[in-house]
Context: one part of a larger RNA
Molecule: small-subunit ribosomal RNA, central domain
Organism: uncultured bacterium
RNA sequence: UUGGGCGUAAAGGGCAUGUAGGCGGCCGCGCAAGCCCGGUGUGAAAUCCCGGGGCUCAACUCCGGGAGUGUGCCGGGAACUGCGCGGCUGGAGUAGCCGUGGGGCAGCCGGAAUUCCGGGUGGAGGGGUGAAAUCUGCAGAUAUCCGGAAGAACACCGAUGGCGAAGGCAGGCUGCCAGCGGAUUACUGACGCUGAGGUGCGAAGGCGCGGGGAGCGAACAGGAUUAGAUACCCUGGUAGUCCGCGCAGUAAACGAUGCACACUGGGCGUCCGGGCAGAAGUCCGGGUGCCGAAGCGAACGCGGUAAGUGUGCCGCCUGGGGAGUAUGCCCGCAAGGGUGAAACUC
Numbered sequence: 001u002u003g004g005g006c007g008u009a010a011a012g013g014g015c016a017u018g019u020a021g022g023c024g025g026c027c028g029c030g031c032a033a034g035c036c037c038g039g040u041g042u043g044a045a046a047u048c049c050c051g052g053g054g055c056u057c058a059a060c061u062c063c064g065g066g067a068g069u070g071u072g073c074c075g076g077g078a079a080c081u082g083c084g085c086g087g088c089u090g091g092a093g094u095a096g097c098c099g100u101g102g103g104g105c106a107g108c109c110g111g112a113a114u115u116c117c118g119g120g121u122g123g124a125g126g127g128g129u130g131a132a133a134u135c136u137g138c139a140g141a142u143a144u145c146c147g148g149a150a151g152a153a154c155a156c157c158g159a160u161g162g163c164g165a166a167g168g169c170a171g172g173c174u175g176c177c178a179g180c181g182g183a184u185u186a187c188u189g190a191c192g193c194u195g196a197g198g199u200g201c202g203a204a205g206g207c208g209c210g211g212g213g214a215g216c217g218a219a220c221a222g223g224a225u226u227a228g229a230u231a232c233c234c235u236g237g238u239a240g241u242c243c244g245c246g247c248a249g250u251a252a253a254c255g256a257u258g259c260a261c262a263c264u265g266g267g268c269g270u271c272c273g274g275g276c277a278g279a280a281g282u283c284c285g286g287g288u289g290c291c292g293a294a295g296c297g298a299a300c301g302c303g304g305u306a307a308g309u310g311u312g313c314c315g316c317c318u319g320g321g322g323a324g325u326a327u328g329c330c331c332g333c334a335a336g337g338g339u340g341a342a343a344c345u346c
Stems, first nucleotide, its partner, number of pairs: 003318004007300002012314001014201004021194003025088007033081002035077008048066007091191001092188005097182004103177007110154001114150008125136002162169002206247006215241002220236004258313006266291011295302002319346003328339004
């Protein structure tokens, strides 16, 4: 609960795709369901309104008239919505041309570093800290040189930069797939917007099976610190981190800001493309930032990338705690996830 809202107060679904549904560009003709007008029936009585009467008044009551959201039928209208037919090109889309990027998937390749292994040099420490110790080293460590192996991540470029719907994406090359932008021509002819359910994607951590394991490192062990130290610091170190396949489906999944379209002063930077010009410059389109007119806002701030002005559609909120708990149902191998209360209390 016909209200008001959702950047930070409660509130935008993690993101997309799309079903039903809701909503929908310009012109003409038609229909007449919605809509409007007239007529007519109905709309019981009581009640209600107006006028009048009866109880001494009133309440109450009686009579007359009216009204009665609505609804049936008949006739009429055609602006708007709807429906049918025809047409249009501005919305949407397709193709050709030129560009653009860490967008995705797969394969191949590279160097630096790290650890380990083998060998050479060398000879007493190394490591670590606030200081130490555990640890490591004369069975030759640390350092240094040569060779080898492995796994993971890609310095500089690098950005206030780019791409992606979001999660996210970065060494190089190749192949395959998809996106986006610009100028211009041709074509389709409203094919559109949104989207309850549904479906797909979805960081980290986690789970199953198989592999891999250098470094890092929950748990764990030891050393310190401390009154204690189940921590912070140190030495080790297993899962994990990596790969394949499958599951899970969460997050401060954030711009804490749903999507689409239109309209509304400017200035400065940057990325991609284009027009005029040879460059400088200037203008146009698309992205990404900063500052700000009007306006908005509780303020902070937002301000053509709106939190301005409007329209369409979806999601969500309705005091704090109890509680994202219990219960039921659905999903999951499990962990758990989704949906989601109440008592009580302030």